[in-house]
Context: one part of a larger RNA
RNA sequence: CUGGGCUUAAAGGGUGCGCAGGCGGAUCGGAAGGCAUCUCGUGAAAGCCCCCGGCUCAACCGGGGAACUGCGGGGUGAACUGGUAUGCUUGAGGAUGGGAGAGAGAAGUGGAAUUCUUGGAGUAGCGGUAAAAUGCGUAGAUCUCAAGAGGAACACCGAUGGCGAAGGCAGCUUCUUGGCCCAUUUCUGACGCUCAAGCACGAAAGCGUGGGGAGCAAACAGGAUUAGAUACCCUGGUAGUCCACGCCGUAAACGAUGAUCACUAGACGUUAGUCUCGCUUUGCGAGAUUAGUGUCGUAGCUAACGCGAUAAGUGAUCCGCCUGGGGACUACGGUCGCAAGAUUAAAACUC
Numbered sequence: 001c002u003g004g005g006c007u008u009a010a011a012g013g014g015u016g017c018g019c020a021g022g023c024g025g026a027u028c029g030g031a032a033g034g035c036a037u038c039u040c041g042u043g044a045a046a047g048c049c050c051c052c053g054g055c056u057c058a059a060c061c062g063g064g065g066a067a068c069u070g071c072g073g074g075g076u077g078a079a080c081u082g083g084u085a086u087g088c089u090u091g092a093g094g095a096u097g098g099g100a101g102a103g104a105g106a107a108g109u110g111g112a113a114u115u116c117u118u119g120g121a122g123u124a125g126c127g128g129u130a131a132a133a134u135g136c137g138u139a140g141a142u143c144u145c146a147a148g149a150g151g152a153a154c155a156c157c158g159a160u161g162g163c164g165a166a167g168g169c170a171g172c173u174u175c176u177u178g179g180c181c182c183a184u185u186u187c188u189g190a191c192g193c194u195c196a197a198g199c200a201c202g203a204a205a206g207c208g209u210g211g212g213g214a215g216c217a218a219a220c221a222g223g224a225u226u227a228g229a230u231a232c233c234c235u236g237g238u239a240g241u242c243c244a245c246g247c248c249g250u251a252a253a254c255g256a257u258g259a260u261c262a263c264u265a266g267a268c269g270u271u272a273g274u275c276u277c278g279c280u281u282u283g284c285g286a287g288a289u290u291a292g293u294g295u296c297g298u299a300g301c302u303a304a305c306g307c308g309a310u311a312a313g314u315g316a317u318c319c320g321c322c323u324g325g326g327g328a329c330u331a332c333g334g335u336c337g338c339a340a341g342a343u344u345a346a347a348a349c350u351c
Stems, first nucleotide, its partner, number of pairs: 004322003008304001012319001014201004021194003025088001027085001032081002035077008049065006091191001092188003095184005103177007110154001115149006125136002162169002206247006215241002220236004258318006266296014300307002324351003333344004
C1' cells in the first nucleotide's frame, strides 16, 4: 500500500465559518474520459507452449504455428462520468403571515441574605467540634430593634423544561441584535454537501494594566487529631473569585458517539406550531401532521454491556483519527506566547 477499524478495547479534531480539493437532483443532444466491439499498425530475433523434422536416442539444432495478456491509429455503439446546452422543481435559498425561547451585547433597576459602621435596648458569655482549643467578648460581644454603607449572587416559578455551533446561558425593565420552528406553495432555479490550509469563537485556572473587594477561599498562620499530620476537622486569612481592556487556547471541551442526505415496526411522556373533529366551550379531550427533547422496545447490529427513526440498523459523500505496552500528552527542531506553557512530534533502550 491493500485491508480492518474509531461509545466503553488504540482511534471523532473543543466548536463554527470556509478558499483549494473531493462528491453532487431532473431533462436534451453530443461522444472528451472510461467501456464494449470491429479493423489496421506495432509488439526484433532467440527463448517458453503446440505440431513436424535432423543428429542411433536425449540434451542440442532446424521448419511451421500459437502466444507476446501491451501500446497506438481508424470505424461503430450508447448506459455511466465529465463538458456544453435547455430550464424543470423535489435539494437549497428568498418572500408573506404567525410562534416560542436563561441565545448575544449595552444601560438601568428590585428584594431577600451575609458582612461592616452608627445609634437604641440588654448582660456574660458567644463561637466552634465527635470532644475541644485557638478565636471573639465587661474598652459591653452573641441575641434583638432602627438607620446606613458596600460587594456578589439571583430563593420560589424550575421541569430526563427552553435557547445556543460548541464553550455556555436564569431576578426584573428598556434599547440594539443573531439564529430557529410552523403555515402558505408565492418567487429564484441546483445557487448544494463536505472541507486540508486559513479565520473566528472557545469553561475553569493562570498572566498584564487599572479598578473593586461583601461572602467564599489556594498559599500562609494558629488550634486540634496523630507515632508523625507539611492533610482530613476548627479559628483566621492573602492572591483569586467581580468589572474594563488585552493575552492564554487548554478540560472527563463527554452523548467518551464528526458533518450531511436517504431508507427501515411500534408504545408512552413532554416543548413549540398547524389542521380536523367532539364536548359540559376563559377551556378540556381525541385524531392527523411538522420541528425539538425523553423513556421503553421490533427487526437488525454489537465481544458483551447495550444501541435501536435523536441508531451503535441499512446505504451514500467528504473530513479527522488509530496500528502492541512503556520510554512519551516526552527530547530536539519549528511555530505561537509577557510568562506559565501550548501545538507539531521522534529515537535509543526495554517488556
Model confidence (mean pLDDT): 86 of 100. The part of an RNA shown here (small-subunit ribosomal RNA, central domain) has 351 nucleotides and comes from an uncultured prokaryote. Its Rfam family is "Bacterial small subunit ribosomal RNA". Rfam links the family to the GO terms structural constituent of ribosome and ribosome.